Predicted 3D model of an 88-nucleotide RNA (c-di-GMP-I riboswitch aptamer) from a Woeseiaceae bacterium.
NCBI's taxonomy places the organism under Bacteria, Pseudomonadati, Pseudomonadota, Woeseiales, Woeseiaceae.
Rfam family: c-di-GMP-I riboswitch aptamer. Gene Ontology term of the family: cyclic-di-GMP binding.
RNA sequence: GUCCGAUAAAGGCAUACCCGGCGAAAGACGGGGACGCAAAACCACCGAUCUAAGGGGCUGUUUGCCCUAAGAUAGCGGGGCCACCGAA
Numbered sequence: 001g002u003c004c005g006a007u008a009a010a011g012g013c014a015u016a017c018c019c020g021g022c023g024a025a026a027g028a029c030g031g032g033g034a035c036g037c038a039a040a041a042c043c044a045c046c047g048a049u050c051u052a053a054g055g056g057g058c059u060g061u062u063u064g065c066c067c068u069a070a071g072a073u074a075g076c077g078g079g080g081c082c083a084c085c086g087a088a
Stems, first nucleotide, its partner, number of pairs: 004086002012037002017032004022027001035075001042080002045078003048073003054068005
């Protein structure tokens, strides 16, 4: 230095849920809160999943249904990239 990852140490993140305002929604943000996490830091490139405002189709007059990501998930997997600690 690389791989690796302790019942180590220091420090870190924060699920569900609640509150607030944002958004059409998925969801994100702030506060509280901890299910967990050794990259649960960052990046939507590949796959996957969620949503369907707008657009398109059908229905037929007020809606309803279907398709669609330019939206979203990095705490779904892969990949990229940077980083703390140091027992075996």